Molecule: Bacterial RNase P class A
Organism: uncultured Pseudomonadota bacterium
RNA sequence: ACAGGUAGCCGGAUAGCUGCGCCGCAAGACUUGUUCAAACGGUGAGGAAAGUCCGGGCUUCACGGAAACGGGGUACCAGAUAACGUCUGGCUGGAGCAAUCCAAGUGACAGUGCCGCAGAAAAUUACCGCUUGAAAACAAGCGUUUUCGAGUAAGGUUGAAAAGGCGGGGUAAGAGCCCACCGCAUGGGCAGCAAUGUCCGUGGCAAGGUAAACCAUGCCUGAAGCAAGACCAAAUGAGGAGAGCAUUUUUUCGGAAAUGACUACACGGAGAGUUUCCGCUCCGCUCCAGAGGUAGGUCGCGAUGAGCGAACAAGUGAUUGUUCGCCAAGAUGAAUAGCUAUCCCUUUGAGCGGAUUCGCAAGAAGACAAUCAAAGGACAGAACCCGGCUUAUAGGCUGCCUGUUUUU
Numbered sequence: 001a002c003a004g005g006u007a008g009c010c011g012g013a014u015a016g017c018u019g020c021g022c023c024g025c026a027a028g029a030c031u032u033g034u035u036c037a038a039a040c041g042g043u044g045a046g047g048a049a050a051g052u053c054c055g056g057g058c059u060u061c062a063c064g065g066a067a068a069c070g071g072g073g074u075a076c077c078a079g080a081u082a083a084c085g086u087c088u089g090g091c092u093g094g095a096g097c098a099a100u101c102c103a104a105g106u107g108a109c110a111g112u113g114c115c116g117c118a119g120a121a122a123a124u125u126a127c128c129g130c131u132u133g134a135a136a137a138c139a140a141g142c143g144u145u146u147u148c149g150a151g152u153a154a155g156g157u158u159g160a161a162a163a164g165g166c167g168g169g170g171u172a173a174g175a176g177c178c179c180a181c182c183g184c185a186u187g188g189g190c191a192g193c194a195a196u197g198u199c200c201g202u203g204g205c206a207a208g209g210u211a212a213a214c215c216a217u218g219c220c221u222g223a224a225g226c227a228a229g230a231c232c233a234a235a236u237g238a239g240g241a242g243a244g245c246a247u248u249u250u251u252u253c254g255g256a257a258a259u260g261a262c263u264a265c266a267c268g269g270a271g272a273g274u275u276u277c278c279g280c281u282c283c284g285c286u287c288c289a290g291a292g293g294u295a296g297g298u299c300g301c302g303a304u305g306a307g308c309g310a311a312c313a314a315g316u317g318a319u320u321g322u323u324c325g326c327c328a329a330g331a332u333g334a335a336u337a338g339c340u341a342u343c344c345c346u347u348u349g350a351g352c353g354g355a356u357u358c359g360c361a362a363g364a365a366g367a368c369a370a371u372c373a374a375a376g377g378a379c380a381g382a383a384c385c386c387g388g389c390u391u392a393u394a395g396g397c398u399g400c401c402u403g404u405u406u407u408u
Base pairs, nucleotide, nucleotide: 001404002403003402004401005400006399007398008397009396010395012343013342014341015340016339017338018337020044021043022042023041024040028036029035030033046379050390051389053388054387055386056385057384058225059224060223061222063279064278065277066276067275068274069273071221072220073219074218075217076090077089078088079087080086091105092103093102094101095100106216107215111214112213113210114209115208127156128155129152130151131150132149133148134147135146136145137144138143164182165181167179168178169177183205184203185202186201187200188199189198190197191196229299230298231297232296239288240287241286242285243263244262245260246259247258248257249256250255267284268283269282270281271280307326308325309324310323311322312321313320314319344377345376346375347374348373349372350371353368356365357364358363
């Protein structure tokens, strides 16, 4: 100097004028009320406020017994955390020269599936090939060809993958048939909390892949959500049909009619995954009917929180502890804005100026540069609150690390 990796920060500023919301204070006003309210003072969107993918705080919902059936999440080890599918540090595997990055990281001998095409064959392999026996034909001879058997899985074809790999011995030709090394299984030593690594011994050892296919196993797990929920105010009524019950009348004793301001029984509904049965508690006559009426306000939400900032300590780290300080939007059809000026950053163009390099000179080259003009300034907006993940982002800055080249 160039190329890369990783962690973090800023992302417009100031002043004036006008206009909004909230808080404090309160002149004052009339409708005398939890009413309205000038001036003054203070204050007013984010690193992601987005996605709604996770985890919670908070709010509401819970009666029990028996039986059966589940839904969702997660998956190496150890930690952090309120918790998590997040984060930290490791192990294993993969990519990269490296710094680093990625992993949907348990189980394939519980079971069921799938491995297209190609290929002889995809887990009970034999197409070509190699060796060999018999028969026939040819041949001067070595031997060659065809047919039918036996042996073979080393070599070749196809494929992502072909029944451990590779080198040697052995064999008629071959094969873990035998041997060394690797792999695999297994017994033990050492290191480590562990995942795991490494070393020594024994064994000729085979049992393909796929679970990001269904599945099995271990661990975890109630549902709904601020349109949750609480309070105040207002309305809370009329009609028709039907059921039951009561009273009265009547009866051919089966029932029928009328009235009711009644709803106990029966019946229906609800009760922390679902279904069935049993009981218990609570609510309610049923239907026409999503008919009609009311639907306004306050709180939740005075934002105090697993809160923010700084310092110190412990820890490899995530983070934790102690001390000191701070309280920073609260709308509800939705406030936080508009204009002007100056400055800042970036790009383009012009460029006073003086330094550098090459050159005999003339001159050329690239860089810096006061000043001027124009254009641009990203992604994007709270809605109960918090911890994460993911996605978007013009432009700029900083730290640490890796590689290549050059110079000293």